[in-house]
Molecule: transfer RNA
Organism: Pleuronectes platessa
RNA sequence: GGGUAUAGCUCAGUGGUAGAGCAUUUGACUGCAGUUCAAGAGGUCCCCAGUUCAAAUCUGGGUGGCCCCC
Repeated sequence: GGGUAUAGCUCAGUGGUAGAGCAUUUGACUGCAGUUCAAGAGGUCCCCAGUUCAAAUCUGGGUGGCCCCC
């Protein structure tokens, strides 16, 4: 100097009710397990401030971790 922080993990999300896959719980199915199907639970969107009717999203500062230069 650059980019990044969103569910347990990997990641979407164009200023107007926060989502997916995997994982997890329950049920169906099965002789058992697995596969499959259905339903559910799980979030202070890193922190502080600003802009706005309204911020995960825009702006400023801070912190963590990543890459580059000296």